[in-house]
Context: one part of a larger RNA
RNA sequence: GGCAUGCGGUGAAUGCCUAGGCGCCGGGAGCCGAUGAAGGACGCGGUAAGCUGCGAAAAGCUACGUUGAGUCGCAAGCAGACCUUGACACGUAGAUAUCCGAAUAGGAAAACCCUGCCGGAGUUAUGUCCGGCAACCUUAAAGCCAAUCCAUAACUUUAAGGAGGCAACCCGGGGAACUGAAACAUCUAAGUACCCGGAGGAAGAGAAAGAAAACUCGAUUCCCCCAGUAGCGGCGAGCGAAGCGGGAAGAGCCCAAACCGAAGCAAUUCGGGGUAUGGACACUCAUAAAGAUAUUAAGACCUAGUUGAAUGACUUGGGAAAGUCAGCCAUAGAAAGUUAAAGCCUUGUAAGCGAAAGGUUGAGAUAUCCGGAGUGGAUCCGGAGUACCACGAGACACGGGAAAUCUCGUGGGAAGGCGGGGGGCCCACCCCCCAAGGCUAAAUACUCCCCGGCGACCGAUAGUGAACCAGUACCGUGAGGGAAAGGUGAAAAGCACCUCGGAAGAGGAGUGAAAUAGAACCUGAAACCGCAUGCUU
Numbered sequence: 001g002g003c004a005u006g007c008g009g010u011g012a013a014u015g016c017c018u019a020g021g022c023g024c025c026g027g028g029a030g031c032c033g034a035u036g037a038a039g040g041a042c043g044c045g046g047u048a049a050g051c052u053g054c055g056a057a058a059a060g061c062u063a064c065g066u067u068g069a070g071u072c073g074c075a076a077g078c079a080g081a082c083c084u085u086g087a088c089a090c091g092u093a094g095a096u097a098u099c100c101g102a103a104u105a106g107g108a109a110a111a112c113c114c115u116g117c118c119g120g121a122g123u124u125a126u127g128u129c130c131g132g133c134a135a136c137c138u139u140a141a142a143g144c145c146a147a148u149c150c151a152u153a154a155c156u157u158u159a160a161g162g163a164g165g166c167a168a169c170c171c172g173g174g175g176a177a178c179u180g181a182a183a184c185a186u187c188u189a190a191g192u193a194c195c196c197g198g199a200g201g202a203a204g205a206g207a208a209a210g211a212a213a214a215c216u217c218g219a220u221u222c223c224c225c226c227a228g229u230a231g232c233g234g235c236g237a238g239c240g241a242a243g244c245g246g247g248a249a250g251a252g253c254c255c256a257a258a259c260c261g262a263a264g265c266a267a268u269u270c271g272g273g274g275u276a277u278g279g280a281c282a283c284u285c286a287u288a289a290a291g292a293u294a295u296u297a298a299g300a301c302c303u304a305g306u307u308g309a310a311u312g313a314c315u316u317g318g319g320a321a322a323g324u325c326a327g328c329c330a331u332a333g334a335a336a337g338u339u340a341a342a343g344c345c346u347u348g349u350a351a352g353c354g355a356a357a358g359g360u361u362g363a364g365a366u367a368u369c370c371g372g373a374g375u376g377g378a379u380c381c382g383g384a385g386u387a388c389c390a391c392g393a394g395a396c397a398c399g400g401g402a403a404a405u406c407u408c409g410u411g412g413g414a415a416g417g418c419g420g421g422g423g424g425c426c427c428a429c430c431c432c433c434c435a436a437g438g439c440u441a442a443a444u445a446c447u448c449c450c451c452g453g454c455g456a457c458c459g460a461u462a463g464u465g466a467a468c469c470a471g472u473a474c475c476g477u478g479a480g481g482g483a484a485a486g487g488u489g490a491a492a493a494g495c496a497c498c499u500c501g502g503a504a505g506a507g508g509a510g511u512g513a514a515a516u517a518g519a520a521c522c523u524g525a526a527a528c529c530g531c532a533u534g535c536u537u
Base pairs, nucleotide, nucleotide: 001536002535003534004533005532006531007530008529009528015522016487017486020458021457022455023454024453025452026451027450028449029447030446031165032164039100040099041098042055043054044053046078047077050074051073061094062093063092064091065090066089070082071081072080106113107112115134116133117132118131119130120129121128136162137161138160139159140158141157142156143155169200170198171197172196173195174194180187184234210217211216221248222247223246224245231239232238252439253438254437255383259272260271261270262269263268278381279380280379281376282375283374284373285372291369292368293367294366295365296364299361300360301359302358303357305353306352307351311326312325313324314323315322327344328343329333335347336346337345388412389411390410391409392408393407394406395405398424419434420433421432422431423430474481475480494521497508498507499506500505
């Protein structure tokens, strides 16, 4: 030096655990904000750095309700307090709520500086302090009023609204490229990503100028199917319907006009009327159900709670829930905890009960509003720079195609119910429908958030980036990037006291079932480093 064995050190794997995650289901909620939000800064404790809570009334104040013996957060100690005259805690409703932030008197390098007016405190007085008001835009009303005569713009005042934030879902305005086509230009990716605007708890769509071709259906939306079909396509890559049928849901309405009335010189305005099985108009009959809005009762539910059955002994052990023996409950043998493995110890579970206050719902009630049908077919009305056409585009599964349909741009430009649109060029016949005004629940989409539940989901290099004071430390001028880090024990019983040492630490003693469980703390693999012994060179 090597090998082997044993005992250690270092080290952190592994095993076990779970306080945290992940996915989903059901229900709720689906908004907050000038009454100042979201998010922050700075403060507030007897002692107080951080977190949490709160706001100069500052780990809190008030009222009401629940609960019932302890309490002064995480978080100990010291000191001092509160509490059965009900503290603390929990719920509901209030009060307070510095400064910044849409930030809004003005300014500004956010959390700072500073002005005016009104009222108040204080001062001899000024300074100072407290409360309130003073941003902008839109709309409405009123006032005032230029060039410019009338008038209007402008201006002023008052009132109401807006502004900003927010995970996804939704609608609209804009709108890529990588990529694919094995290159690439039409095409694709994709109307995707992204930007902007707007809204709601959903949004959008929606009561046929529809779909069709049956003896037809009868708003919209969503699902299944139709169907990877019909089609589109450098007919390449690829894109890709619709009707029917089966389901979910189900709901229909209101204007404009004709005509009548009122006001007005009139233009016109207002009221009635009326709205596609058309209406006005004329005649005939009927006159209340349904509906809308507002308010609201009983009841129900949510936001605290509460009742809740049934076991003992012995044995082993540090410890009983284990074993043995003998019992009991069960509308409760879900689960968690308790020194180990508990239906009967604790919390619960099944089944019941419960609200002063606030919220949600609510058959119904009240009030108001609205509100019917038939016959006739002479006259009148039935959405115009519209339909449509040309040219240029876009959307339609449809790339200009035989290219209908829908929407824009430029130009042209009807009919008007004996009318007009559609049925995929176009024409005829036939059939369907009535554009150029508007509203509309449900079935559908989503989950930042709250409650309950589930998992052949993870178990600390996993699962969220984050089980732990994490979007932290740290990096970056910045946009931004972004960690590591869990476990003593049943209980701190966290080693009094003695010895060595400056200390760290160690040896005794003691606690504990265990201290090779001593906080660098469960288990404690391997690499690596020692000590001892044996063999060997």
Large-subunit ribosomal RNA, domain I from Peptococcus simiae, 537 nucleotides, folded computationally. The coordinates come from a structure-prediction model, not an experiment, and the mean pLDDT is 87. Taxonomically the source falls in Peptococcus (Bacteria, Bacillota, Eubacteriales, Peptococcaceae). RNAcentral holds the full RNA, with entries from ENA. Rfam family: Bacterial large subunit ribosomal RNA.